[in-house]
RNA sequence: ACGAAGGAUACAAGAGAGAGCCUGAAUUGAAAAACAGGCCGCCGAAGGUGCAAGCGUUAAUCUUGAACGUGAAACUCUCAGGCAAAAGCAUUGUAUCUGGACA
Numbered sequence: 001a002c003g004a005a006g007g008a009u010a011c012a013a014g015a016g017a018g019a020g021c022c023u024g025a026a027u028u029g030a031a032a033a034a035c036a037g038g039c040c041g042c043c044g045a046a047g048g049u050g051c052a053a054g055c056g057u058u059a060a061u062c063u064u065g066a067a068c069g070u071g072a073a074a075c076u077c078u079c080a081g082g083c084a085a086a087a088g089c090a091u092u093g094u095a096u097c098u099g100g101a102c103a
Stems, first nucleotide, its partner, number of pairs: 006098008018040001020039005041083003047079001048077001050075001054070005
């Protein structure tokens, strides 16, 4: 079950943080972005890391504690990613497909 959770697609919404500084090649009227190298400063909502209570296990066992495991996030770290626009973005809504019983 007139279809749960989960997964996928489309559309809509969607925050934060230097258009940072220096050098270089091509292109260009010039600048920016991107590329290569170097130097700082920041953000947290792709992804990822870590942890509480609780629960479980082991030894001891009168009590009380110890060790290990498991254990959530939008918290945390800032590895990755990001810091004008664009792209991306957790999450929310709508629609469709998948899925086949939980929420």
Model confidence (mean pLDDT): 78 of 100. The RNA shown here (Glycine riboswitch aptamer) has 103 nucleotides and comes from an uncultured Synergistales bacterium. The sequence was found by an Rfam model in a public genome assembly.